[in-house]
RNA sequence: AGGCGUGGUUCAAUGGUAGAACAUCAGCUUCCCAAGCUGAGGACGCGGGUUCGAUUCCCGUCGCUU
Numbered sequence: 001a002g003g004c005g006u007g008g009u010u011c012a013a014u015g016g017u018a019g020a021a022c023a024u025c026a027g028c029u030u031c032c033c034a035a036g037c038u039g040a041g042g043a044c045g046c047g048g049g050u051u052c053g054a055u056u057c058c059c060g061u062c063g064c065u066u
Stems, first nucleotide, its partner, number of pairs: 001066005008022004016052001024040005045061005
């Protein structure tokens, strides 16, 4: 000096109700387990600014990385 920071994990979302996969939990199914099907909970690093409205734009800060 550049890049990154979003559920437990890996990743989307270029100003207008934050999503997916896997995982977790519950139900269905099964003699039981696994698999399968349905559903639920759970997140924008922190503090300010701009805006009617910020994950998104700006500043600072913390952490990771080159």